[in-house]
RNA sequence: GGUCGUAUAGCUCAGUGGUAGAGCACUACCUUGACAUGGUAGGGGUCAUAGGUUCAAACCCUGUUACGACCACCA
Numbered sequence: 001g002g003u004c005g006u007a008u009a010g011c012u013c014a015g016u017g018g019u020a021g022a023g024c025a026c027u028a029c030c031u032u033g034a035c036a037u038g039g040u041a042g043g044g045g046u047c048a049u050a051g052g053u054u055c056a057a058a059c060c061c062u063g064u065u066a067c068g069a070c071c072a073c074c075a
Base pairs, nucleotide, nucleotide: 001071002070003069004068005067006066007065010024011023012022013021018055026042027041028040029039030038048064049063050062051061052060
């Protein structure tokens, strides 16, 4: 330098054009003599970033950034 992949909640991930979700974690309550387990409810998101397409974009297109893999180059 080229190609490809990844970026979504605190963590691990799903979501392939039409209301952003799950598990774990966190908070409150129920249950217990107490703890654990279990149950119910709740808080928490600029969907990496800047544009474009579209009535409508996390999702499609382009650039950029970060990380990773492979390939090439290196007098």
Transfer RNA from a Campylobacterota bacterium, 75 nucleotides, folded computationally. The sequence is in RNAcentral, with records from ENA. The coordinates come from a structure-prediction model, not an experiment, and the mean pLDDT is 82. Rfam family: tRNA. By type it is a transfer RNA. Taxonomically the source falls in Campylobacterota (Bacteria, Pseudomonadati).